[in-house]
Molecule: TPP riboswitch aptamer (THI element)
Organism: Deinococcales bacterium
This record gives sequence, structure tokens and C1' cells, in this order.
RNA sequence: UAUGGUCAACGGGAGUGCCGUGUUGUGCGGCUGAGACAUAUCCCCUGAACCUGACGCGGGUCAUUCCGCCGUAGGGAGCGUGACUGGACUUGUAA
Repeated sequence: UAUGGUCAACGGGAGUGCCGUGUUGUGCGGCUGAGACAUAUCCCCUGAACCUGACGCGGGUCAUUCCGCCGUAGGGAGCGUGACUGGACUUGUAA
């Protein structure tokens, strides 16, 4: 000193279902989850955040992007800035 990691600011990307009940105007409660339009949450190429495949397949559930496969398939937004950490490698000195 590089790769990497953590945090921050700015910039950007993304998802928002299922069930019950009520109003016919907004709602309320339950399930999973980081997040179910939440001034929140997650993710930005070491990219499974998220999309396509897909009204996919298997299992399970009151039901469902509930779990797994699909998936070393295809795509996908900074290959950035600052601080801290870190120390490959390089250089110098001494032995």
C1' cells in the first nucleotide's frame, strides 16, 4: 500500500401476499417474513434484494412468493466517495 470487512452520506434498484370480519367510505384482526405502501425494510456486480421461467414441480397449511426444488438457468441497480479496520505485496534499516 492493495484485495477484503464495518459504518456513514449522497445516488440508484426492488417487493408489498394469504385468511377472517366489517363498511359499501377509510378499516380491524390473524399467518409467514428484514419488510406485506411501512417517511420503513432490503439490495447495488464477491450482485438469490428482486424479475423471468411460472396459472411451474414436490411437500405442508384455514390459506398463501409457507418450505424445498427449479438455480455453478437467464437477467438485474455505484465494479463509486469518505472514515475506521486490515494487512497480501513492495521498499528501507538492523541482525